Two RNAs folded together computationally: RNase P RNA and transfer RNA, 429 nucleotides in total. Rfam match: Bacterial RNase P class A. About the family: Ribonuclease P (RNase P) is a ubiquitous endoribonuclease, found in archaea, bacteria and eukarya as well as chloroplasts and mitochondria. The prediction has a mean pLDDT of 76.
RNA sequence: GAGACUGUCGCGGGUCGGGAAAGCCGACGCGAGGAAAGUCGGGACAGCACAGAGCACCAUACUUCCUAACGGGAAGGUGUCCGAAAGGGCAACAGCAAGUGCCACAGAAAAUUACCGCCUGUCUUUCAACAGGUAAGGGUGAAAACGUGAGGUAAGAGCUCACGCGCCAUCUGGCGACACGAUGGUGGGGUAAACCUUAUGGGCUGCAAGACCAAGUAAGAAGAUGCUGAUCCGCAAGGACCGAAAGGGCUGCUCGCCUGAGUCUUUUGGGUAGGUUGCUUGAGCCUGCGGGUGACCGUAGGCCUAGAGAAAUGACAGUCGCCCCGCAAGGGGAACAGAAUCCCGCUUACCACUC
RNA sequence: GGCGAAGUAGCUCAGUUGGCUAGAGCACACGGUUCAUACCCGUGGUGUCGAGGGUUCGAAUCCCCCCUUCGCUA
Numbered sequence: 001g002a003g004a005c006u007g008u009c010g011c012g013g014g015u016c017g018g019g020a021a022a023g024c025c026g027a028c029g030c031g032a033g034g035a036a037a038g039u040c041g042g043g044a045c046a047g048c049a050c051a052g053a054g055c056a057c058c059a060u061a062c063u064u065c066c067u068a069a070c071g072g073g074a075a076g077g078u079g080u081c082c083g084a085a086a087g088g089g090c091a092a093c094a095g096c097a098a099g100u101g102c103c104a105c106a107g108a109a110a111a112u113u114a115c116c117g118c119c120u121g122u123c124u125u126u127c128a129a130c131a132g133g134u135a136a137g138g139g140u141g142a143a144a145a146c147g148u149g150a151g152g153u154a155a156g157a158g159c160u161c162a163c164g165c166g167c168c169a170u171c172u173g174g175c176g177a178c179a180c181g182a183u184g185g186u187g188g189g190g191u192a193a194a195c196c197u198u199a200u201g202g203g204c205u206g207c208a209a210g211a212c213c214a215a216g217u218a219a220g221a222a223g224a225u226g227c228u229g230a231u232c233c234g235c236a237a238g239g240a241c242c243g244a245a246a247g248g249g250c251u252g253c254u255c256g257c258c259u260g261a262g263u264c265u266u267u268u269g270g271g272u273a274g275g276u277u278g279c280u281u282g283a284g285c286c287u288g289c290g291g292g293u294g295a296c297c298g299u300a301g302g303c304c305u306a307g308a309g310a311a312a313u314g315a316c317a318g319u320c321g322c323c324c325c326g327c328a329a330g331g332g333g334a335a336c337a338g339a340a341u342c343c344c345g346c347u348u349a350c351c352a353c354u355c
Numbered sequence: 356g357g358c359g360a361a362g363u364a365g366c367u368c369a370g371u372u373g374g375c376u377a378g379a380g381c382a383c384a385c386g387g388u389u390c391a392u393a394c395c396c397g398u399g400g401u402g403u404c405g406a407g408g409g410u411u412c413g414a415a416u417c418c419c420c421c422c423u424u425c426g427c428u429a
Base pairs, nucleotide, nucleotide: 003320004319005318006317007316008315009314011031012030014028015027016026017025018024033336037347038346040345041344042343043342044341045206046205047204048203052255053254054253055252057202058201059200060199061198062076063075064074065073066072077093078091079090080089081088082087094197095196099195100194101191102190103189115138116137117134118133119132120131121130122129146164147163148162149161150160151159165187166186167185168184169183170182171181172179173178210277211276212275213274219268220267221266222265223264224263225262229242231240232239233238247259248258249257250256284303285302286301287300288299289298290297291296322333323332324331325330356428357427358426359425360424361423362422365381366380367379368378374412383399384398385397386396387395405421407419408418409417
């Protein structure tokens, strides 16, 4: 957001008039979207629930702001990608330097590493073996225990030093995320779209919710499972009282409390499936002004713009406009899709135009 | 309209703390057996795990988003 206007025919509601009345006639006015879609997020509205305690469960995740609210939006921060730059795109962007788990194959080892190698010692020496040190080099892998250089050492190592990187604390700037620099400490492999931790939030169900009116109602069979206990009164039928108890309620579970003779599954049937309301005036739309970087907010004026109930919103013709082909005449094309309680977003689909 | 569930071989189904070439039965093809067919025996193939994107070294499996099918609800 896809046409505008005119004419003819048609459809659904509404208002008014005619008419005794009607399923009648006439006039006037209104009648799909930016996504009405997916039903993904949030709300309004409505019903139910809401004594208490504990445990679960779900969602979100840089900051500030906007908003009725949001997992949305705006402005920023950080990271990353494109670009020579200006600039732009993207981000599930808290925490593996809390704990636990996992890391196939290969490899010695996937996180208290040690196969080859290097070095020292024992043995008279070399080789070999054994004991120990080491992690620079090799090899494996998606990933190998801060990087580079120097010192140091038997050989080596943040072992020490310089530079760099990361993290933590303090100072400085900023509302904040965070940032520049300084000082001190420190060196942690990956994975949280693994469990989890931290912080915040969350009752459940959806207009087939719900309210009113009218109408109607019928139970049977099979299977599984549970109780039918004690005492007293009574000739008995029965009654009183105490207990046990499956199940039910307290709308996730447990405790706890209340209740307590039925409960569950399958199956054969029976009844109703009408009307009114909720319903469209609303976080509404348009224009102007003001505030704000912006999302958005405030204010003045104007407007009423589907409300059906299995579902209407359409068809044809002409003129103009748009796009494509063509010198022209002319010819062709116009998508995705359709309200169903309402609203705000997101996502997906699509044509044309603009930036 | 609202709510929920499921898509794996031709069919019916397994497979989920992410890993070893994605499996079973039936069906199908070929060979054997038989004079021949069936039964039986042996061998074999069969898949973009509904589509696309992401996380991860690695996805049927985890996450997002579309498509299709089914169920419940007056």